[in-house]
This is a predicted structure of a 73-nucleotide RNA (transfer RNA) from a Longimicrobiales bacterium. It matches the Rfam family "tRNA". By type it is a transfer RNA. The sequence is in RNAcentral, with records from ENA and MGnify.
RNA sequence: GGGCCCGUAGCUCAACGGUCAGAGCACACCGCUCAUAACGGUAGGGUUCGGGGUUCGAAUCCCCGCGGGCCCA
Numbered sequence: 001g002g003g004c005c006c007g008u009a010g011c012u013c014a015a016c017g018g019u020c021a022g023a024g025c026a027c028a029c030c031g032c033u034c035a036u037a038a039c040g041g042u043a044g045g046g047u048u049c050g051g052g053g054u055u056c057g058a059a060u061c062c063c064c065g066c067g068g069g070c071c072c073a
Stems, first nucleotide, its partner, number of pairs: 001072007010025004018056001028042004049065005
């Protein structure tokens, strides 16, 4: 320098172009218990990497950039 894949909650990951962007784990609180763990419940937590474009509508499609991984030179 070239090619491919990936980037969404603190972590691991979902999400046909359209409904409120969700789940598990973690954390907080409540229940249960003599108590802890386990178990059950509730709530919080998001600039979907950044910018631009397409579209009535973009996490999703297109372009550029940034970051990570793999391969080639």